[in-house]
Order: sequence, then structure tokens, then C1' cells
RNA sequence: GGGGCGGUAGCUCAAUUGGGAGAGCGCGUCGGUCGCAUCGACGAGGUUGUGGGUUCGAUCCCCAUCCGCUCCA
Repeated sequence: GGGGCGGUAGCUCAAUUGGGAGAGCGCGUCGGUCGCAUCGACGAGGUUGUGGGUUCGAUCCCCAUCCGCUCCA
């Protein structure tokens, strides 16, 4: 320098012919218990790596760019 894969909640990860952003764990409140844990209910938490473009509408399609892993040189 070139190719491939990945970047989404605090963590691990989902989400496709483009249309409601989600799960588990964690965190908070409540219930329950003498108390803790387990369990149950509710809730907070996201500019979907960044910047543009296409579109009525983008996590998704296109371009550029940053970071990580990997292959080639």
C1' cells in the first nucleotide's frame, strides 16, 4: 500500500427485500423475606464509530474517513 470482517445501552450481542432500536447481564425503584440471595413487576440508560449522499423515510444502500482484528505484498 491492497483485500476481507467488525464498530449498536455500562458489558456481551441481536435487528434485511429500507419504515415500531431490542434481548441477556448489570444499574435504580417497588413487591416478596426477620434480613440477604433467588424470583416477579416497573423504570432509567442509545446522536447505531465520524462526516456527507440517495430516499417521503437509513443500523440497513452509495462515497469518504477513523479505530480494532485478520490475510496478501

Transfer RNA from a Phycisphaeraceae bacterium, 73 nucleotides, folded computationally. Its mean pLDDT, the model's own confidence on a scale to 100, is 82. Its Rfam family is "tRNA". The organism belongs to Phycisphaeraceae, within Bacteria. It was read from a public genome assembly.